Bacterial large signal recognition particle RNA from Firmicutes bacterium UBA4882, 266 nucleotides, folded computationally.
Rfam family: Bacterial large signal recognition particle RNA. Rfam links the family to the GO terms signal recognition particle, plasma membrane targeting and SRP-dependent cotranslational protein targeting to membrane, signal sequence recognition. By type it is a non-coding RNA gene.
Taxonomically the source falls in Bacillota (Bacteria, Bacillati).
Of the family's consensus pairs, 94% are formed in the model.
The sequence was found by an Rfam model in a public genome assembly.
[in-house]
RNA sequence: CCGUGCUAGAUGGGGAGGUAGCGGUGCCCUGUAACCCGCAACCCGCUAUAGCGGGAUUGAAUUCCGUUUCGCGGCGUCUUUUCGUGGGGUCUUGGCACGGACACGUGGCGUUGACGAUUGGGUCCUGCGCAAUAAGACUUUGUGAACCCCGCCAGGUCCGGAAGGAAGCAACGGUAAGCAAAUGUUUUUAUGUGCCGCGGGGUUACCUGGUUUGAGCUAACGAUCCGGGUACCGCCCGGGAGAAGCCGUCAAAAAUCGGUGCACGG
Numbered sequence: 001c002c003g004u005g006c007u008a009g010a011u012g013g014g015g016a017g018g019u020a021g022c023g024g025u026g027c028c029c030u031g032u033a034a035c036c037c038g039c040a041a042c043c044c045g046c047u048a049u050a051g052c053g054g055g056a057u058u059g060a061a062u063u064c065c066g067u068u069u070c071g072c073g074g075c076g077u078c079u080u081u082u083c084g085u086g087g088g089g090u091c092u093u094g095g096c097a098c099g100g101a102c103a104c105g106u107g108g109c110g111u112u113g114a115c116g117a118u119u120g121g122g123u124c125c126u127g128c129g130c131a132a133u134a135a136g137a138c139u140u141u142g143u144g145a146a147c148c149c150c151g152c153c154a155g156g157u158c159c160g161g162a163a164g165g166a167a168g169c170a171a172c173g174g175u176a177a178g179c180a181a182a183u184g185u186u187u188u189u190a191u192g193u194g195c196c197g198c199g200g201g202g203u204u205a206c207c208u209g210g211u212u213u214g215a216g217c218u219a220a221c222g223a224u225c226c227g228g229g230u231a232c233c234g235c236c237c238g239g240g241a242g243a244a245g246c247c248g249u250c251a252a253a254a255a256u257c258g259g260u261g262c263a264c265g266g
Stems, first nucleotide, its partner, number of pairs: 001266006009058003012030004020047005035055005064259003068255002073250004078245006085238004094233002096229001098227004104222003107218003116212008124201006130194002132191006138184001139182005149174003157166003
């Protein structure tokens, strides 16, 4: 150095959790290669040499052991941030809407005269008158009584021997009560009709006219301040589910480097 056989070892690993601690089953990650059977989460088996029992395969090397590199993934603190949720604001302030103040800004009015002073009048209340309106009376016209209204009474009736008289229906004419229409020189009653006239009251407020004075007035919008209100937003407190980053920790697989038996034979 080569060949043959054996042995140590290996036949997944990791995270969280659980545990006095270690491992397993269970959950999660990695990996596609990671043996089979039994035990097992109110657990099963062990003791820092830390699964136990039985079997099978492989086997001194790319496969076992270690260093270094890399780093899938997990866990933790902190920082930032997203979503949604409970509470608070009647015991902080801000936004929001409301009310008040205020001429700082804008706007409007103003020397064709602001604000003010004074005076007259109106709006307001009331008395009287007048007008209007409504209803009625009166007037005019028409109609209007079978009879119990008038006039005139045909026919007919009655009295009479006759002459002649009497009452009297209808029709006609007129009229009463009533009904209808129209006019209005007149009259009665009434009214939240009208300012038309005269008078009285009131003068806080508004409008208007005269005189006077001489430059501001106006809260309409914004600004500012004050007041209370709502809990929609911001804000504060609490807890939940995520995301990102730094740090720390554990860490699969992979890569690199190195190390490591025994026997026999050639």